[in-house]
Context: one part of a larger RNA
């Protein structure tokens, strides 16, 4: 000089953009961060309402609404944090031996039985957490059986696998019990399969700190057959053979470390670094294990153990902020126990819509980075004051002051866009399905609904210089000097050196220089 996720001193008008626990991966009070679906199934209140009433209440509604329960999808995604890891971990180029819920193309299907178990109800047991018997039931829950020239398994013959139905509309045909079924008709779904498209999982080449004051490492170890086991390849396991693989091109073993796109510097080569933002990776109290599922060995699932921490009737039992606030503690140091799903996204749902500390906003803080102001002309009696001074004067200095003028910003008063694109809900019309003018769907008109930020940006009324300048530095490096008080004391100080009675170097104070809502020190890299 540039530059920080900085921090401390002194000061501090506003506005837009960005950052904001770099330390203890320490310990958490308390609220929230993951649900949805009644168009899968079977229960079902309450408040309101009507009607009867013997005034004690019934019935029916409300209303398939609250609520749990079974079942489906979704908690693997989004959000944290760097413990660990010198690794195919992570960048980069290939690669063959896999899978892959929703989604997209195709074919073929969706016949026809069973028997349970929650909810419920009775009765126990417990302080709670929770549990136990018996007893009823439904399903898009389960569990058989038919069906298959495909699919997959085999050399052949031959074997192995299936399903779920719900909803909306119609009475044209059939049947009654005349609005129901069955049927027809639409749509979403269910089963097998095959191809895609996304996403994963696997194997290899190259690159990837430091240390030899680590030189010898290794028995599933290296290589084969042969099995087993994954989605799959492979000592991935395991039986048996063989004795091999690895190292001075540094194995091995120690530290310290997540990796990159990128940041900072620097003409560059290079050096430092990996905060925010993106991609991958690892991890969730420490510690090991599986279910469950397409996907986890699963932050806010489950089991075992350990440590801590709550509750307790002393039998037993909860529990986990490296999500968002927030709280203690550690630090030199890092924010609100905020508003809203209006808008991007994500979860489920035919939608409506319902969840979303993802996000999107606002609090807080000069922590940065940019932009604006703290006035503007005029004004010499060069006023007072300060300071110096050779007692004449110099300076401070157009600087106040007067006079004339503006009104950004911030006060204040009012108008007031954009983010809102499109979804939804009515209404029409035309198209397509259809037996149909129902439904449904597509596409257009059209009317109404939806904004957390918000008292927004903007723009405008008013009022008035009004309410807005500090800091460090003047011996040299280095722009800027004179007096005063101390007297090798007190004290400065990046280096050189100041200071012992005329200190441009300590302290003040007057003038100067340099930067400015910020000035410096510290600490840190180039």
């Nucleotide at each position: 000089g540039a530059u920080u996720g900085a921090a401390c001193g002194c000061u501090g008008g506003c506005g837009g953009c960005a950052u904001g626990c770099u330390u203890a991966a320490c310990a958490c009070a308390u609220g929230c961060a993951a649900g949805u679906c009644g168009a899968a199934c079977g229960c079902g209140a309450a408040a309101g309402g009507u009607u009867c009433u013997u005034c004690g209440g019934a019935a029916c509604u409300g209303a398939g609404u609250a609520g749990a329960g079974u079942g489906g999808c979704g908690g693997a995604c989004g959000g944290g944090u760097g413990c660990g890891u010198a690794a195919c971990g992570c960048g980069u180029g290939g690669g063959a031996a896999u899978c892959u819920a929703c989604c997209c193309g195709a074919u073929a299907g969706u016949g026809g039985g069973g028997g349970a178990c929650a909810a419920c109800a009775u009765g126990g047991a417990g302080a709670a957490a929770u549990u136990c018997a018996u007893g009823c039931u439904a399903a898009u829950a389960c569990c058989g059986c038919a069906u298959a020239u495909u699919a997959c398994c085999u050399a052949a013959g031959g074997g192995u696998g299936a399903a779920a139905g719900g909803u909306g509309g119609c009475c044209u045909c059939u049947a009654c019990u005349u609005g129901u079924a069955a049927g027809c008709u639409a749509u979403c779904g269910c089963u097998a399969u095959c191809g895609g498209a996304u996403g994963a999982g696997c194997c290899c080449g190259c690159g990837u700190u430091a240390g030899a004051u680590u030189a010898g490492c290794u028995a599933g170890u290296u290589g084969g057959u042969g099995a087993g086991g994954u989605a799959a390849u492979g000592g991935c396991u395991c039986a048996c053979c063989a004795a091999g693989g690895c190292g001075a091109c540094g194995a091995u073993c120690u530290a310290u470390a997540g990796c990159u796109g990128g940041u900072c510097u620097g003409a560059g080569a290079g050096g430092a670094u990996g905060a925010u933002c993106a991609g991958c990776c690892a991890c969730a109290c420490u510690g090991g294990g599986a279910c469950u599922g397409a996907g986890a060995c699963a932050c806010g699932g489950c089991c075992c153990a350990g440590a801590c921490u709550c509750c307790u009737a002393c039998g037993g039992g909860a529990g986990g902020c490296a999500g968002c606030a927030g709280u203690g503690g550690g630090g030199a140091a890092u924010a609100u126990u905020g508003g809203a799903c209006a808008a991007u996204g994500g979860g489920c749902g035919c939608a409506a819509g319902c969840c979303u500390g993802a996000u999107c906003c606002a609090g807080c803080a000069a922590u940065g980075c940019c932009g604006c102001g703290u006035g503007u002309g005029u004004g010499a009696a060069g006023a007072a004051g300060g300071c110096c001074u050779g007692a004449g004067g110099g300076u401070u200095g157009u600087a106040a002051a007067g006079c004339a003028c503006u009104u950004u910003c911030a006060a204040u008063u009012g108008u007031g866009a954009a983010g809102a694109g499109g979804g939804a809900g009515g209404u029409g019309u035309u198209g397509g399905u259809u037996a149909a003018u129902a439904c449904c769907u597509a596409a257009c008109a059209u009317c109404u609904c939806u904004g957390a930020c918000g008292u927004u940006a903007a723009c405008u009324u008013u009022a008035g210089a009004a309410g807005a300048a500090g800091c460090a530095c003047c011996g040299g490096c280095u722009a800027a000097u004179u007096c005063a008080g101390u007297g090798c004391c007190a004290g400065c100080a990046g280096c050189c050196g100041c200071g012992g009675u005329a200190a441009u170097a300590c302290u003040g104070a007057a003038g100067g220089u340099g930067c400015a809502a910020g000035c410096g020190u510290u600490a840190a890299u180039c």
About this RNA
Model confidence (mean pLDDT): 80 of 100. A computed fold for a 526-nucleotide part of an RNA from an uncultured Gammaproteobacteria bacterium, annotated as small-subunit ribosomal RNA, 5' domain. The RNAcentral record of the full RNA draws on Greengenes.